RNAcentral holds the sequence, with entries from Rfam. This is a predicted structure of a 72-nucleotide RNA (transfer RNA) from Vicugna pacos. Lineage of the source: Eukaryota > Euteleostomi > Eutheria > Tylopoda > Vicugna. Its Rfam family is "tRNA". Its family is annotated with triplet codon-amino acid adaptor activity in the Gene Ontology.
RNA sequence: GAGAGUAUGGUUCAGUGGUAGAAUGUGUGCUUAACCUGCACAAGGUCCUGGGUUCAAUCCCCAGUACCUUCA
Numbered sequence: 001g002a003g004a005g006u007a008u009g010g011u012u013c014a015g016u017g018g019u020a021g022a023a024u025g026u027g028u029g030c031u032u033a034a035c036c037u038g039c040a041c042a043a044g045g046u047c048c049u050g051g052g053u054u055c056a057a058u059c060c061c062c063a064g065u066a067c068c069u070u071c072a
Base pairs, nucleotide, nucleotide: 001071002070003069005067006066007065010024011023012022013021018055026042027041028040029039030038048064049063050062051061052060
C1' cells in the first nucleotide's frame, strides 16, 4: 500500500426492514442461625461514528474510526 472480517447492557453472544433478547455478572427481596445454593423482581443499550435510501434501518448503501487477519 491492497483485500477480507468484526464492532449490539459490565462480560460472552443472538437478532435476514416493523421501535432489541439470552446466558453470565450486579442490586433488592424470599429462603438459611449464617454463608453457599435455589426462587422472584429490578437496574443496566444514543445497536462504533456521520451521512444516504425507505412510511419505517441493528439490518440495505457510502464514508470514517478502532481491532483482528491475509498478501505485498